[in-house]
RNA sequence: GGGGGUAUAGCUCAGCGGUAGAGCACCGGCCUUUUAAGCCGAUGGUCCCAGGUUCAAAUCCUGGUGCCCCCA
Numbered sequence: 001g002g003g004g005g006u007a008u009a010g011c012u013c014a015g016c017g018g019u020a021g022a023g024c025a026c027c028g029g030c031c032u033u034u035u036a037a038g039c040c041g042a043u044g045g046u047c048c049c050a051g052g053u054u055c056a057a058a059u060c061c062u063g064g065u066g067c068c069c070c071c072a
Stems, first nucleotide, its partner, number of pairs: 001071007010024004018055001027041004048064005
């Protein structure tokens, strides 16, 4: 330099046009002599950035940025 993949909660990820979610973690409660485990609940989001398409975009298109892989 060229090609491909990827970016969503603190972490790991799902969601592929129509109200943003799960597990774990954190916080509170139940249980327990206590801790752990288990059960219940709550909190937590610029869906990487900018633009375009659409009645409607996390989702489709274009460009940019970070990260990973391949080729040279």
Molecule: transfer RNA
Organism: Gammaproteobacteria bacterium